[in-house]
RNA sequence: GGAGUCGGCCAGGCGAUCGCUGUCCCGCAGGGGAUGGAGGAAAGUCCGGGCUCCAUAGGGCAGGGUGCCAGGUAACGCCUGGGCGGUGCGAGCCGACGGAAAGUGCCACAGAAAACAUACCGCCUAAGCGCCGUGAGGCGCCGGUAAGGGUGAAAAGGUGCGGUAAGAGCGCACCGCGCGGGUGGUAACACGCCGCGGCACGGAAAACCCCACCUGGAGCAAGACCAAAUAGGGGAACUGGCGGUUACGGCCGCCAUCUGCGGCCCGCAGGGUUCCCGGGUAGGUCGCUUGAGGUGUGCGGCGACGCACAUCCCAGAUGAAUGAUCGUCCACGACAGAACCCGGCUUACCGGCCGACUCCAUCA
Numbered sequence: 001g002g003a004g005u006c007g008g009c010c011a012g013g014c015g016a017u018c019g020c021u022g023u024c025c026c027g028c029a030g031g032g033g034a035u036g037g038a039g040g041a042a043a044g045u046c047c048g049g050g051c052u053c054c055a056u057a058g059g060g061c062a063g064g065g066u067g068c069c070a071g072g073u074a075a076c077g078c079c080u081g082g083g084c085g086g087u088g089c090g091a092g093c094c095g096a097c098g099g100a101a102a103g104u105g106c107c108a109c110a111g112a113a114a115a116c117a118u119a120c121c122g123c124c125u126a127a128g129c130g131c132c133g134u135g136a137g138g139c140g141c142c143g144g145u146a147a148g149g150g151u152g153a154a155a156a157g158g159u160g161c162g163g164u165a166a167g168a169g170c171g172c173a174c175c176g177c178g179c180g181g182g183u184g185g186u187a188a189c190a191c192g193c194c195g196c197g198g199c200a201c202g203g204a205a206a207a208c209c210c211c212a213c214c215u216g217g218a219g220c221a222a223g224a225c226c227a228a229a230u231a232g233g234g235g236a237a238c239u240g241g242c243g244g245u246u247a248c249g250g251c252c253g254c255c256a257u258c259u260g261c262g263g264c265c266c267g268c269a270g271g272g273u274u275c276c277c278g279g280g281u282a283g284g285u286c287g288c289u290u291g292a293g294g295u296g297u298g299c300g301g302c303g304a305c306g307c308a309c310a311u312c313c314c315a316g317a318u319g320a321a322u323g324a325u326c327g328u329c330c331a332c333g334a335c336a337g338a339a340c341c342c343g344g345c346u347u348a349c350c351g352g353c354c355g356a357c358u359c360c361a362u363c364a
Base pairs, nucleotide, nucleotide: 001360002359003358004357005356006355007354008353009352010351012329013328014327015326016325017324018323020037021036022035023034024033025032026031039335043346044345046344047343048342049341050340051219052218053217054216063215064214065213066212067211068082069081070080071079072078083097084095085094086093087092098210099209103208104207106203107202120149121148122145123144124143128141129140130139131138132137157175158174159173160172161171162170176199177197178196179195180194181193182191183190184189223286224285225284226283233277234276235275236274237273238272239256240255241254242253243252244251245250258270259269260268261267293312294311295310296309297308298307299306300305330333
C1' cells in the first nucleotide's frame, strides 16, 4: 500500500421566528411563564416474560413446542463459553447437532441387487457327472466367485501381502468400525492407552415413532371505578271534583273513578301516575409509564452476566402532539415514526467514525 474478518458507536450541526402537545407555577378570567416531547430499528408481531381477567384439588392422556454439553437470565426457540461436523490459506464463518441393534413404513430413475442381499457382463473349471480324444486336453451339465466392468445420490469396510481353480476378512499387518475397560474433562467429548470381536450396524427421524424436558386460555378494545337521557327489569304507593273543619301535618262527608276475565263483589292480569332500587349504554376517571430503568466508578467472572456505591428522571396522547419557515456551515443527510411495558430474534437503512485481528506485496 492492497484485500478481508469481527466487535462497538453516530444517524446532519447551530441560530431565529411561528405553531402543536404532557406536566408544573401565576392569574377571577381571557391569558402568561418555566420545562419535557420518537427509534436503532418505534417495524414484522416470530419467540420469551411482567401485568390483567377467566379457568384450575392432585395426577395422567391427548395436542403443541424444544432437542450436543455447561453456564447466564424473570424467562426464552435468546446470549456466552466449550465439544463435534462442515468450510475458508487465514482472521473467521455456518450447522433442526437426541435415538435408525424398540417397532412400522420409505429409498424415484437406472440397475442383477436398495437391505432376510444379489449375479447382467466378466472371471474360474479344482471337485462331481456325461460325451469326445491314445494322450495332454476340449465341450457340456452341475457349479464357484464378487477381485474387475456396468447402474446409481448411495452397492454390504479400505490398502497391501499371503492364499486360491478363480476369488473372498478366507488368513495376516496397518487404517477404519463396534463392544468392554482405563486416563483426562463438571459435561458434551477426546486419547499414537489396554483388551476383545473379522465386521455383526447402508441412508433417511425436515416419515410415523421412541426418549428427555417445557407447556391452561385470552389479551390494555386486558381489566377496575364513577355514571346521564331514552327504553327495558324489580319493588312500593295510588286518583279527581265539591263542601265542611283544622293545631295547616291532616281529618270528615258527598259525588265521580281506565281496560280484560259474560254482569256484580273479591281476586288476578294489563295500562296510567309518583317515588325508590339495581344492571348496562353514551360520557368521564384510572390502568399509563419509576422501570428485570439509564449513566459513572469499583469488585467478581475467560465471557454472557452479577454485586456494591453514587447519581439522573428521560414522550404518555385518545381524532390522537413531536411540525413549518428563514439564515448559516458541512462530508448535503438513509430506513423509518411511539399507543400497556420489558428481554430477544428477524427484516429495512445515505454515509461516517473507533477498536481488535488475518492474508498478500514492498521497504528498512
Molecule: Bacterial RNase P class A
Organism: Sulfurivermis sp.